RNAcentral holds the sequence, with entries from ENA and Rfam. This is a predicted structure of an 80-nucleotide RNA (transfer RNA) from Schizophyllum amplum. It matches the Rfam family "tRNA". It is annotated as a transfer RNA.
[in-house]
RNA sequence: GCCCUGCUAGCUCAGUGGUAGAGCGUCGCACUCGUACAUGUUCGAUGCGAAGGUCAGUCGUUCAAGUCGGCUGUGGGGCA
Numbered sequence: 001g002c003c004c005u006g007c008u009a010g011c012u013c014a015g016u017g018g019u020a021g022a023g024c025g026u027c028g029c030a031c032u033c034g035u036a037c038a039u040g041u042u043c044g045a046u047g048c049g050a051a052g053g054u055c056a057g058u059c060g061u062u063c064a065a066g067u068c069g070g071c072u073g074u075g076g077g078g079c080a
Stems, first nucleotide, its partner, number of pairs: 001079007010024004018063001026050005032045003036041002056072005
């Protein structure tokens, strides 16, 4: 220098042009079970709920873009 590939919630990742999601984490509530003790509190487990997003940036295509195209940034890989 050229080619391929990744970039979406705090983290790990789904999402085939038509409502942006899951798990974990965080916060709140609840009850049961368990733990500890100073015996009504602590901590853990469990259930329910909530918050949290410029979809890396920009320009374009389209009625409509996380999704398609160009350029830029950044990570990974390959060729020379």
The prediction has a mean pLDDT of 81.